[in-house]
Context: one part of a larger RNA
Molecule: small-subunit ribosomal RNA, central domain
Organism: Candidatus Captivus acidiprotistae
RNA sequence: CUGGGCGUAAAGGGUGUGUAGGUGGUUUUUUAAGUGAGAUGUGAAAGCCCCGGGCUUAACCUGGGAAUGGCAUUUCAUACUGGAAGACUAAGUGUGUAAGAGGGGAAAGCGGAAUGGCGAGUGGAGCAGUGAAAUGCGUUGAUAUUCGUUGGAACACCAGAGGCGAAGGCGGCUUUCUAGCUUAUCACAGACACUAAGGCACUAAAGCGUGGGGAGCAAACAGGAUUAGAUACCCUGGUAGUCCACGCCCUAAACGAUGAGUGCUCGAUGUUGGAUGUUUUAGACAUUCAGUAUCUUAGCUAACGCGUUAAGCACUCCGCCUGGGGAGUACGGUCGCAAGAUUAAAACUC
Numbered sequence: 001c002u003g004g005g006c007g008u009a010a011a012g013g014g015u016g017u018g019u020a021g022g023u024g025g026u027u028u029u030u031u032a033a034g035u036g037a038g039a040u041g042u043g044a045a046a047g048c049c050c051c052g053g054g055c056u057u058a059a060c061c062u063g064g065g066a067a068u069g070g071c072a073u074u075u076c077a078u079a080c081u082g083g084a085a086g087a088c089u090a091a092g093u094g095u096g097u098a099a100g101a102g103g104g105g106a107a108a109g110c111g112g113a114a115u116g117g118c119g120a121g122u123g124g125a126g127c128a129g130u131g132a133a134a135u136g137c138g139u140u141g142a143u144a145u146u147c148g149u150u151g152g153a154a155c156a157c158c159a160g161a162g163g164c165g166a167a168g169g170c171g172g173c174u175u176u177c178u179a180g181c182u183u184a185u186c187a188c189a190g191a192c193a194c195u196a197a198g199g200c201a202c203u204a205a206a207g208c209g210u211g212g213g214g215a216g217c218a219a220a221c222a223g224g225a226u227u228a229g230a231u232a233c234c235c236u237g238g239u240a241g242u243c244c245a246c247g248c249c250c251u252a253a254a255c256g257a258u259g260a261g262u263g264c265u266c267g268a269u270g271u272u273g274g275a276u277g278u279u280u281u282a283g284a285c286a287u288u289c290a291g292u293a294u295c296u297u298a299g300c301u302a303a304c305g306c307g308u309u310a311a312g313c314a315c316u317c318c319g320c321c322u323g324g325g326g327a328g329u330a331c332g333g334u335c336g337c338a339a340g341a342u343u344a345a346a347a348c349u350c
Stems, first nucleotide, its partner, number of pairs: 003322004007304002012318001014202004021195003025088007033081002035077008049065006092192001093189004097184004104178007111155001116150007126137002163170002207248006216242002221237004259317006267295013299306002323350003332343004
């Protein structure tokens, strides 16, 4: 390489969008590039292989054949694929119409509970903390309690195996702007589709830059304990940070450890959002579409398990794997302010 694979053994890109490329619905005519068949030419000789012949045999020599899986030219065929021209709409896709659900996103405003601070009143010795303590706070009046005020962050109950989003993720209330999704009726367009190397965009937390903000929490740090020691676990403090604006970083057990799309293949039970029908109408039942869960048949799997939301049966396209260590490292390239990210070996060794 071929082959075989990628839930857990090595292996699905963090996610989307989309370019090239690859693949592509029904049908008519045409073409004949792929495809199939024939003919001709060529594919040197030697060698290899097969059948003979000649040296006493063999090696060796020699005659014929086969082979040389190929290429070129030409003729024919037209089922399939492709090219050209036209048509179609059930089904793919898009647009429109009428409804619907939602923590999808952005901005502005508002709200109450709680923690902390400050002011004032009451009060008078402890509070806090732990396994037990101590550090710490407190007669310059703490803790507790009442009233007022200030500031920041997060939104109890509702809350659900529930919803939305491509993923990361999203939860107080109101308003404005905005993206996607579902259902129904079909109307219109007429294959406009799927996937997607590069590219582009987004991307938790931490981290970085500039300027704000800073209640609580809290790396670092300090102290008290514990301990043989204790650079920890526990306690008292506490700065970056956590928050906001703008700009970077681009990584995660970024997980369903399961790429995207399409079709096909038993049932049962919940639940979310719609629609239709029946009915004895606070409702119930049946059917159906789109999600989200649990159990299970066939089948699959090394087993565990998966099982119409497949890890079943198939097709299309992309990504990735190829013994362990060395190593996701070195060097070089690209990107970055940096931290570093990305791409990615070899020697050697078992």